[in-house]
RNA sequence: CAAGUCGACCGGAUGGCCGCCGGUGCCGCUCGCGGCACGGGAGGAAAGUCCGAGCUCCACAGAACGGGGUGCUGGGUAACGCCCAGGCGGGGCAACCCGACGGAAAGUGCCACAGAGAACAGACCGCCAGCGGCCCCUCUCGGGGGGUGCGGGCAAGGGUGAAACGGUGGGGUAAGAGCCCACCGCUCCGCCGGUGACGGCGGGGGCACGGUAAACCCCACCCGGAGCAAGACCAAAUAGGGAAGCGCUACCAGGGCUGUUCGCCCGAUGCUUCCGGGUUGGUCGCUAAAGGGCCGGGGCAACCCGGUCCGUAGAUAGAUGGUCAUCCCCCCUCCGCCCUUGGUGGGGGACAGAACUCGGCUUACAGGUCGGCUUGGGCC
Repeated sequence: CAAGUCGACCGGAUGGCCGCCGGUGCCGCUCGCGGCACGGGAGGAAAGUCCGAGCUCCACAGAACGGGGUGCUGGGUAACGCCCAGGCGGGGCAACCCGACGGAAAGUGCCACAGAGAACAGACCGCCAGCGGCCCCUCUCGGGGGGUGCGGGCAAGGGUGAAACGGUGGGGUAAGAGCCCACCGCUCCGCCGGUGACGGCGGGGGCACGGUAAACCCCACCCGGAGCAAGACCAAAUAGGGAAGCGCUACCAGGGCUGUUCGCCCGAUGCUUCCGGGUUGGUCGCUAAAGGGCCGGGGCAACCCGGUCCGUAGAUAGAUGGUCAUCCCCCCUCCGCCCUUGGUGGGGGACAGAACUCGGCUUACAGGUCGGCUUGGGCC
């Protein structure tokens, strides 16, 4: 210097004029509001609504089944399907990145087509003259040589396929095959290291127990439901409407608790269901939050502990805008320029807006700044 990879940040500034929302104080007021002054006023994703909670109600709220979620190990966290650190597998020269990562010997299912054969299988092209048969030659009548895949032997070579019942090399054999051997792979046992997932070493073994669980399933752990349009209150209005069932001594009927069962609760002129009508006004919830900044300590880290400082929009057809000017950043073109550096013209300035609040994940993002690490090249 270039390429790559990981992380953090900015993503406009200033001034004038006009226009918004809310807070505090003061004044006026026809109590509806108005004026003045001083502060404050969208995001890293506010998005998606995918997870987890806080909070509210069912409700005083338990168990089982069903149903759902996660899925290597150890930590973090209020919790999570998130984050951190590791292990194993895969990609990459590497830094790094990805993983739907428990179990196939509990059981069931599936592996189309092609192919001889797809789980304890199999001969399409092939290989074999050792054995039996057939044919030919020779012969010293024992025999020897040659041919023939008929019987037979083989699954090593080729082919088919996503995948072929271990791989490479050697021995052996008629030709072959874990048939035998070495190494690898697999499996069993032991030792060592590690909290653990696992890793390393040594020995033995039959040389065998294909794949698939984002198929059903088994195993481990976790899970009430609904959601701020939750919910609480005030005011006002209408048709203190109509029908049905049950009950009105009591067990009950009925209703509620996501589905089912148990269980529990409500239930006495009440309860439940259906039809119809009225109100679609206002206040609260609504912003101090598992909040943020800085410093110190612990920890590889995520994060935790302590101290100190700050307190950061609250709308309700839904507020932050419009306009002018200058500057800034980037790109293109022309001119100029030893270096430094400038001028003219044109274009661009991203993704995008709270609606109860947080912790995450995922997606979008013009242009720019800084840093760590890896690889390559050059110079000293």
Model confidence (mean pLDDT): 78 of 100. The RNA shown here (Bacterial RNase P class A) has 380 nucleotides and comes from a Nitrospirota bacterium. Rfam family: Bacterial RNase P class A. Rfam classes the family as a ribozyme. Lineage of the source: Bacteria > Pseudomonadati > Nitrospirota. The model forms 94% of the base pairs in the Rfam consensus.